[in-house]
Context: one part of a larger RNA
Parts: sequence; C1' cells; structure tokens
RNA sequence: UGACGGGGGCCCGCACAAUCGGUGGAGCAUGUGGUUCAAUUCGACACUACGCGAAGAACCUUACCUGGGCUUGAACCGCUAGUGUUGUACUUCGGUGGAAACAUCGAGGGACCCGCAAGGGACCUAGUAGAGGUGCUGCAUGGCUGUCGUCAGCUCGUGUCGUGAGAUGUUGGGUUAAGUCCCGCAACGAGCGCAACCCCUGUCCUGUGUUGCUACCCGCAAGGGAGGACUCUCAGGAGACUGCCGCGGACAACGUGGAGGAAGGUGGGGACGACGUCAAGUCAUCAUGGCCUUUAUGUCCAGGGCUACACACGUGCUACAAUGGCGCGUACAGAGGGAUGCAAUGCCGCAAGGUGGAGCAAAUCCCUAAAGCGUGCCUCAGUUCGGAUUGUGGGCUGCAAUUCGCCCACAUGAAGGUGGAAUCGAUAGUAAUCGCAGAUCAGCAGGCUGCGGUGAAUACGUUCCCGGGCCUUGUACA
Repeated sequence: UGACGGGGGCCCGCACAAUCGGUGGAGCAUGUGGUUCAAUUCGACACUACGCGAAGAACCUUACCUGGGCUUGAACCGCUAGUGUUGUACUUCGGUGGAAACAUCGAGGGACCCGCAAGGGACCUAGUAGAGGUGCUGCAUGGCUGUCGUCAGCUCGUGUCGUGAGAUGUUGGGUUAAGUCCCGCAACGAGCGCAACCCCUGUCCUGUGUUGCUACCCGCAAGGGAGGACUCUCAGGAGACUGCCGCGGACAACGUGGAGGAAGGUGGGGACGACGUCAAGUCAUCAUGGCCUUUAUGUCCAGGGCUACACACGUGCUACAAUGGCGCGUACAGAGGGAUGCAAUGCCGCAAGGUGGAGCAAAUCCCUAAAGCGUGCCUCAGUUCGGAUUGUGGGCUGCAAUUCGCCCACAUGAAGGUGGAAUCGAUAGUAAUCGCAGAUCAGCAGGCUGCGGUGAAUACGUUCCCGGGCCUUGUACA
C1' cells in the first nucleotide's frame, strides 16, 4: 500500500421486511448428470453451466458409430512430363456389379484463347512440393463474450511531504442516483468513468395529405366526390431549467412544500459498461503459434446414432377447478411478415384439410386476436374439473415420417383435491393474466425475441441475511 475480520462508523441495492404470484408435490416438454450403447459427436459446471452454443438433429445438418469406396484427393495452387481427328476437355445415351458412393464396358456429338508459324496458355492424365483435419493445447494467442456492475470508482502531470515503499490531491463538513455539486484544505490542474449529447415514448405547434382520416354530399353496400378540421403518417420545431414563490440550510450546494404545466426535480424506457478481477468462456464462428496426422485423425456414400432409460437435478408448460368448465351470440389491438410468397368471398369435409384463385411487391390486399361482454347449462363430485396414456381412422410437408415430425376426428380418460425442508421473481402501466406476430424453417415451438389487451397489492422501517461503496481500526497474510 492492499487484502481479510463472526472490528467500529456512515450509506446504497427487490438485500431483508411488507405485498402479489410462483418453483419444490402431479403429468408432460426441454436441458444436464448418471447409466446404457457399436455410437448415444463436442463444448458449457457456484453465483457467472444445465429451453446454454442450437433463431429448428427424419436424409442433409453431423463433427459420432457400423459397413462399403477414393488416395494430388470434395475445394485451392506451384513445378516437371505427357495425350488430342489414331477424338482430349466438355457433353448425350446405354449396359454390368452395387444400397449408394464407386468400379467397369460400350455407342454418339465434340472443343477454347494468344500467335503467320514454331510455340505458349487453359483443360485433362501421371508424378512431385504442397493440400486437407470440427485432431490436441483457450494454461502459447488475436478477436469476441460473461461477471463484479451502470457499482462510482480508477488514474496522471507539476508541486509539497517522506531515507524509502509511498502519501497528498481522492481525506474533512454538507449534499447527490453519482469522485454530483458546494464549502474548507499543500495542493493546483487534468484524463478515463458519472451526467449530457443519440433513439423510442408522453403534450403542443408548423409543414405534409396517399393507400390513411371524415365535420359534408351521393350511394343499400362496396365505393365515388369534396375537404385537411380531427385521428394518423414523418419531417422540422417548442417544451422542464429547481426557471418562479414560501420554508429549512452556511448568504452555498441542496432539501422540502407550492404555483403554473401534458409532463417536476434523472418524466418513463433503450443504446451506452472506466482501471481492472476471475490463467473465467470460446483453437467447434473466425483467425492464429506450436504439436500430431497424411491409402488417414483427410474425403465420398448407405444405414444407424445424437431421440436410449432403473434413476437424480435445473428451466418450463398444463392442471388440480365455480373469480371456473362447456354451448350459443357479440366487441375491441399493436407490432411484424408476405412472390418458390400471403391468400379473401365461394364450394367439399365433423375436423385437420382440400378445391379454387378475387386481391396484393402491400398505410390499399392477405395472414388477424384472446381474455372481455350478453345469455343458457353444470352445483362441489376425481365431476360437464383435468388431460397423460393407448387404440383405430384420417390430413399435411417432404425422395422418404419404422427407428424419429406436426395436426384432426372418434374412442380411452392416468396422476393430480394447491404441494415438506427449502427457494425464485416483481415497486406501476410493473406483477399477475390474455392472446398475437417474427426469426430459424420444406415440415416441426410448451423455447426465444418482440407486440399489444385487461390490470393489482405492498414498502412501518434498516435490527437481521446477501452483495456493494466510503472512512477508520487490528493483523503472525501478500
């Protein structure tokens, strides 16, 4: 100087408390461990691994296993030699073996560029140096990322103090979300962080009016006309600054209350992550040193596996019901996507779906809501709760759904009556609850990323648990 303390002081955070909803019990989905297996490819392991890499494992992917092939190789490039009307490259067709890859045989078409030519180039064949490797090392690395932590810290120049390591500044008194600001001070300044500048959202103004809008006219409607008020669109601006007032405070910073205001003291949200820590993660995105491999640890193909199942854990979904379930009727979004696409009205089918194809490269057309509301039934039961499991029949995608996809109908109708110890999230348009869209994608979403609808409860307080910041103290630790 740090680090540490079941030392002290001050302070903060959904850290505790208060409140709401979960997890832990059930069934299923998914990841992991373990076990099994020819293989169940690899990585990730407290917080910071475990719906993680994977925003899509039937083939492919695929890296694994079994079997069958190839060996200058699937892709790239240097050199040497060689073939070509005695038909090369490329290409069409066929035969044989084969699961294919591949091996082999035959028939036909048939070349290019530079150059007068010789020759050269390109292609191909043989050879060679190389190639290739998701092989090893993340403890050789770059890059990227997680975490402490959006915590308020981390430093430097000059000066001063100290023999020196170092200190001071950065400590102190206040204050703040903040090393934020004020005051003081052997310090005076400065940098990286904080904040602001950026984006979205909340109010208003101006401009813009089509595909959007409708106070007006026509029309049964679709729509047409007219209009720019309103909604909305997307550009530009205004607005919030403790600016004003009272009180407190040190006449400060600031705090507290008030006015005005759509908004008030950072308005709400996002992007943004200092010096560093964990030899944290990644050699399997990529790049890369070294090592290893070279008829194989490369590469091609078929099939299998990654989907196994006594069990254990994590993350979820669906429930256990009446604030509910079922039937009928009826209303209202936002954000996205759409040409190998989205697909309407109609028709067929109980349905999944099929048929057909109006419209739409889309503020125009389509995908497109549910909870809600109205009404009827059920009356507390393992039920009209719950839907696992299984059987049968069907639909869709795709070369192909057996291992191993999704959906529909009928039948079947398991556990489950609110969950032990323990444990997680959340402070407002939040939690809870309801659906919708998108990426990936032929198909497959209970996951993920977004979007809107409905919309709470509670916070006395900081003693305690956890994490963190500042000062101080002890130390046999560095």

Predicted 3D model of a 478-nucleotide part of an RNA (small-subunit ribosomal RNA, 3' major domain) from a metagenome. The full RNA is in RNAcentral, with records from SILVA.